[in-house]
Context: one part of a larger RNA
RNA sequence: UGACGGGGGCCCGCACAAGCGGUGGAGCAUGUGGUUUAAUUCGAUGCAACGCGAAGAACCUUACCUACCCUUGAAAUCCUCGGAAUUCUCUAGAGAUAGAGAAGUGCCUUCGGGAACCGAGUGACAGGUGCUGCAUGGCUGUCGUCAGCUCGUGUCGUGAGAUGUUGGGUUAAGUCCCGUAACGAGCGCAACCCUCAUCUUUAGUUGCCAGCAGUUCGGCUGGGCACUCUAAAGAAACUGCCGGUAAUAAACCGGAGGAAGGUGGGGAUGACGUCAAGUCAUCAUGGCCCUUACGGGUAGGGCAACACACGUGCUACAAUGGGAAGUCCAAAGGGUGGCCAAACCGCGAGGUGGAGCUAAUCUCAGAAAACUUCUCGUAGUCCGGAUUGGAGUCUGCAACUCGACUCCAUGAAGUUGGAAUCGCCAGUAAUCGCGAAUCAGAACGUCGCGGUGAAUACGUUCUCGGGCCUUGUACA
Numbered sequence: 001u002g003a004c005g006g007g008g009g010c011c012c013g014c015a016c017a018a019g020c021g022g023u024g025g026a027g028c029a030u031g032u033g034g035u036u037u038a039a040u041u042c043g044a045u046g047c048a049a050c051g052c053g054a055a056g057a058a059c060c061u062u063a064c065c066u067a068c069c070c071u072u073g074a075a076a077u078c079c080u081c082g083g084a085a086u087u088c089u090c091u092a093g094a095g096a097u098a099g100a101g102a103a104g105u106g107c108c109u110u111c112g113g114g115a116a117c118c119g120a121g122u123g124a125c126a127g128g129u130g131c132u133g134c135a136u137g138g139c140u141g142u143c144g145u146c147a148g149c150u151c152g153u154g155u156c157g158u159g160a161g162a163u164g165u166u167g168g169g170u171u172a173a174g175u176c177c178c179g180u181a182a183c184g185a186g187c188g189c190a191a192c193c194c195u196c197a198u199c200u201u202u203a204g205u206u207g208c209c210a211g212c213a214g215u216u217c218g219g220c221u222g223g224g225c226a227c228u229c230u231a232a233a234g235a236a237a238c239u240g241c242c243g244g245u246a247a248u249a250a251a252c253c254g255g256a257g258g259a260a261g262g263u264g265g266g267g268a269u270g271a272c273g274u275c276a277a278g279u280c281a282u283c284a285u286g287g288c289c290c291u292u293a294c295g296g297g298u299a300g301g302g303c304a305a306c307a308c309a310c311g312u313g314c315u316a317c318a319a320u321g322g323g324a325a326g327u328c329c330a331a332a333g334g335g336u337g338g339c340c341a342a343a344c345c346g347c348g349a350g351g352u353g354g355a356g357c358u359a360a361u362c363u364c365a366g367a368a369a370a371c372u373u374c375u376c377g378u379a380g381u382c383c384g385g386a387u388u389g390g391a392g393u394c395u396g397c398a399a400c401u402c403g404a405c406u407c408c409a410u411g412a413a414g415u416u417g418g419a420a421u422c423g424c425c426a427g428u429a430a431u432c433g434c435g436a437a438u439c440a441g442a443a444c445g446u447c448g449c450g451g452u453g454a455a456u457a458c459g460u461u462c463u464c465g466g467g468c469c470u471u472g473u474a475c476a
Stems, first nucleotide, its partner, number of pairs: 001476002003473003007470007015460002019424005026315008034306002042053002064301007073125001077124002079121005086103007107114002127290002130288003136284002138279003141275001143273001148187006154163003167178003193267004198235007207225003212222003238261001241255005317417001321376006333364003338357002343352003383414001388409007430452007
């Protein structure tokens, strides 16, 4: 100087407390451990691994296993020889591949040949998702959006070092003020960026419709750009104003005005560093290793197994509910190898059909919860839907291993979940649906969007984590 303390002081955080809803019990989905297996490819392992890499394993992917094949190799550069390239057919085979036949003679040319492509050969080489993340780059997690981490000069100390950065206040903040052997400065904080909330201007189609007219009653048409909206530019919030407290400071409390008030809400933004944290399987790369194989191709299988254990979710156990009928209101997105309307067929998944749309035009697209009426009456039920049988639809060469969905039948566990444990303070939790990426098909996951919309916070004694000062130490 740090680190640590079941030392002290001050302070903060959904850290506790106060509340609301969960997990832990059930069924299923998904990941992991374990076990099994020819293989169940590999990685991730307290917080910070476990719906993680994977924004999507039937083949492919695929790295694993089995079998069958290749050896200058599937792709790259160079050399030699032959042939234009290319297209089609047949045979064997699971295919990779092997064999046979037919068509075809192009472009440039100094007529030597050359360019592109195909085949054969030769060796230099290729190739490796093989090892080492404890050799590395790059990228990332975490402490933590915590308020810290340092430097120059000066001063003090023999020196390590200290001071500044401590102190009194204050703040979300090393934020600011005052004091001060310090005076300044840098990286962080804040602001500058995006978005939401108010208004103005500009603009008015594909958007909108107040008034006017028509109307098939649909902004449909004429018309209008007021309003909504769209998207560009501006305005607006700064403790600016008033009162009080404080030290006349910084600031805090209350108020006015205002769409918004003291960081207005949300996002992006992550200091010096820590964990030899993670990644050699995104990529790059040193070293080591393989080279008729640890490389390459194909078919089938596996990654999907199942006594069990754990994590994360979904659906429930019901009446604030289930069922039936009617009826209301979104936002944000996607669409030409695509989204697919009307109409018709089918109980339905879906099919036929073909209009429109490269989209504020057409379309996905019916939002759902909510509301109104009826029914069920506390029951393993008109709750719950697992499982299984049958029949189908769709995608796709192909749904057996191993897809999603529909219909009929079946109707399991489950009556609120032990010890323990998680999230959340406001348009939040809870609850309800909608969309997108990936994607032929395949979400209960992920990332977004809006609808309805709470309760509680006395407080900081305690638990956990963190910051500053101080103290002890046989630790570095």